Transfer RNA from Buchnera aphidicola str. Bp (Baizongia pistaciae), 73 nucleotides, folded computationally. The RNAcentral record of the sequence draws on ENA, GtRNAdb and Rfam. Rfam family: tRNA. The family's RNA type in Rfam is transfer RNA. It is recorded under the gene name tRNA-Ala-GGC-1-1.

[in-house]
RNA sequence: GGGGUUAUAGCUCAAUUGGUAGAGCGUUUGCAUGGCAUGCAAAGGGUUAGCGGUUCAAAUCCGCUUAACUCCA
Numbered sequence: 001g002g003g004g005u006u007a008u009a010g011c012u013c014a015a016u017u018g019g020u021a022g023a024g025c026g027u028u029u030g031c032a033u034g035g036c037a038u039g040c041a042a043a044g045g046g047u048u049a050g051c052g053g054u055u056c057a058a059a060u061c062c063g064c065u066u067a068a069c070u071c072c073a
Stems, first nucleotide, its partner, number of pairs: 001072007010025004019056001027043006049065005
């Protein structure tokens, strides 16, 4: 330098091929227990890496940039 994969909640990851962004763990609160552990219920938490484009509508499609991993030279 060229090819490929990945980037979504604090962490690990989904989102059925464009139509309300979710789960588990963790965090906070309440209840049960004398307390811890644990169980149950609820809540909070997101510019879907960045910029632009297509579209009535983009995490999803297209272009560029950035970062990580990998292959070739």